[in-house]
RNA sequence: GGAGAAGGACAGAUGAUCGCUGGUCCCUCAGGGGACGGGAGGAAAGUCCGGGCUCCGCAGGGCAGGAUGGUCCCUAACGGGGACCGGGGGCGACCCCAGGGAAAGUGCCACAGAGAGGAGACCGCCCGCUUUCAGGCGGGUAAGGGUGAAAGGGUGAGGUAAGAGCUCACCAGUUCCGGCGGCGACGUCGGAAGCUCGGUAAACCCCAUCCGGAGCAAGACCAAAUAGGGGAGCGUUUGAGGGCGGCCCGUCCGAAGCUCCCGGGUUAGGUUGCUUGAGGCCGUCGGCAACGGCGGUCCUAGAGGAAUGAUCAUCACCCUGAGGCGGGAAACCGCCUCAGGGAACAGAACCCGGCUUAUGGCCUUCUCCAGCC
RNA sequence: GCUGGCGUAGCUCAAUAGGUAGAGCAGCUGACUUGUAAUCAGCAGGUUGCGGGUUCAAUUCCUGUCGCCAGCU
Numbered sequence: 001g002g003a004g005a006a007g008g009a010c011a012g013a014u015g016a017u018c019g020c021u022g023g024u025c026c027c028u029c030a031g032g033g034g035a036c037g038g039g040a041g042g043a044a045a046g047u048c049c050g051g052g053c054u055c056c057g058c059a060g061g062g063c064a065g066g067a068u069g070g071u072c073c074c075u076a077a078c079g080g081g082g083a084c085c086g087g088g089g090g091c092g093a094c095c096c097c098a099g100g101g102a103a104a105g106u107g108c109c110a111c112a113g114a115g116a117g118g119a120g121a122c123c124g125c126c127c128g129c130u131u132u133c134a135g136g137c138g139g140g141u142a143a144g145g146g147u148g149a150a151a152g153g154g155u156g157a158g159g160u161a162a163g164a165g166c167u168c169a170c171c172a173g174u175u176c177c178g179g180c181g182g183c184g185a186c187g188u189c190g191g192a193a194g195c196u197c198g199g200u201a202a203a204c205c206c207c208a209u210c211c212g213g214a215g216c217a218a219g220a221c222c223a224a225a226u227a228g229g230g231g232a233g234c235g236u237u238u239g240a241g242g243g244c245g246g247c248c249c250g251u252c253c254g255a256a257g258c259u260c261c262c263g264g265g266u267u268a269g270g271u272u273g274c275u276u277g278a279g280g281c282c283g284u285c286g287g288c289a290a291c292g293g294c295g296g297u298c299c300u301a302g303a304g305g306a307a308u309g310a311u312c313a314u315c316a317c318c319c320u321g322a323g324g325c326g327g328g329a330a331a332c333c334g335c336c337u338c339a340g341g342g343a344a345c346a347g348a349a350c351c352c353g354g355c356u357u358a359u360g361g362c363c364u365u366c367u368c369c370a371g372c373c
Numbered sequence: 374g375c376u377g378g379c380g381u382a383g384c385u386c387a388a389u390a391g392g393u394a395g396a397g398c399a400g401c402u403g404a405c406u407u408g409u410a411a412u413c414a415g416c417a418g419g420u421u422g423c424g425g426g427u428u429c430a431a432u433u434c435c436u437g438u439c440g441c442c443a444g445c446u
Base pairs, nucleotide, nucleotide: 001369002368003367004366005365006364007363008362010360012315013314014313015312016311017310018309020039021038023036024035025034026033027032041345045356046355048354049353050352051351052350053215054214055213056212060249061248062247063246065211066210067209068208069207070084071083072082073081074080085099086097087096088095089094100206101205105204106203107200108199109198122145123144124141125140126139127138128137129136130135153171154170155169156168157167158166172196173195174193175192176191177190178189179188180187181186219272220271221270222269229262230261231260232259233258234257241253242252243251279298280297281296282295283294284293285292286291317342318341319340320339321338322337323336324335325334326333327332374445375444376443377442378441379440380439383398384397385396386395392429400416401415402414403413404412422438423437424436425435426434
C1' cells in the first nucleotide's frame, strides 16, 4: 500500500432573529398576551416475536390449530442472548447451521437409464444348447462399462466357470456393551455383531416443550340525546340466550326474554388511563460471559389530523485542489493557510425487552498478500 | 390498532402433493387484395417484484424485504 475480519462510540456545538407545542406563574378589554424552564431515535420504522397493563367470571378437561427443536445457563418472558458441543465454509482473522426422529408408518424422487429402493442383466464376463459360424435361445454374475443429483461401503488377498462380505486382514461408518473425563450435549479408549440400512420431515407425520381471547379505538368517569317505533325468527321448565374464543364436555349466570333487519336520535363531546420504569449513569462484588447483588446519583416529550422547525454568523468534522514548512534515502506522512464542496437514514402516539431492515462518516484490535529498510 | 390476499411476456390471465413456464389480445415478417381490414402461415418477446435459504432440482416450500389491494373495529 492492497484485500478483508471483529467490535465500539457518535449522529454536530454556540449565539442571534422569526415561529410551533404543552407545563408553572402573572396580567387581561376574556379574543388573548408576557416571564421562566422542558420538547424524538439508534433505529422512534417493519409490526416479526415476547412481556407488563386493562377488560372478558383469572382462565378447568379433551379434540383441532399454531409455534419452537444440540446441551447448560441468563431473563419477567421470548422464536432473544451468553458459553460450550457437533457439522460445514475460509490460507487466515473469523463466519454460518429450522442442529429432535428417515432403524414407527405413508408419499415423492421429473428427464435419462435395463433398473430409483430389501432393486436391477442394456453392453460386457462365464456356462450350457443350437447353428447357415453373422448370430440366436436359456441360465449365472453387480468385478468392469454406460445413464443419472443419487445405482445398496473402500483397498488387498483367498475363493470361483465367471463373480459377489461369499470368506479373511486392514480402513471408514452404524448399532450394542463396558471403562475414564464432563452438570450435560459429547469426547476418548477397549470389546462384540458382516450389521453396511439411499435422499427428502422449510412433504404428510411421530416425539418433547409452550400457547385462553381481545387489545389504550383496552378500560373507567362525566355530559348530551331519544319513543324504547315497525317487521321477521326462536323460546317460556321438553329452559331460548349468554360468559365461551373453531368444536365437544364440564361449569356458572339466566324463571323471560333474546337475535336479526328497517326506521329514528346524539356525535367526528369532555376528562382520565399517560408516563417513575423489569429506568438511565457511576463505583464495587460474584460470574469465562450473558447477567445478577449492593451502594451512590439523575428525572429525561406526553401531542391528539397530531408540536419538537427555518434563516444567518462563527467554530469543529470530512473530501478535493493549490501553496508553504517539518520528518524521511525514497515511497510517503504530519502541521499550517486559502478556495470550492459535503453532512445520511429517518419523525414518538399505552409502556418495556429483543429481532430484522434502512443509513453517514469516524475510531480501536486482528488476519492475509505485496513492496522497502 | 388488528387481519387476510396478490405480484408471471406490452395488457389480461394459466401452470401445485416441487420436475425446468404457456394461452388469448397486442407486436413483427410473409401470403391473399388495386389498397386496407378480416383471414391464413410463421416468428420474437420472461431477473416468475427483489435478496437469502432448504432440496439433485423452486413460479411452487421457508424466511427477510418492497409495492399494491381488500376486510374488521
This is a predicted complex of two RNAs, RNase P RNA and transfer RNA, with 446 nucleotides together. Rfam match: Bacterial RNase P class A. Rfam links the family to the GO terms tRNA processing, dimeric ribonuclease P complex and ribonuclease P activity. About the family: Ribonuclease P (RNase P) is a ubiquitous endoribonuclease, found in archaea, bacteria and eukarya as well as chloroplasts and mitochondria. The coordinates come from a structure-prediction model, not an experiment, and the mean pLDDT is 76.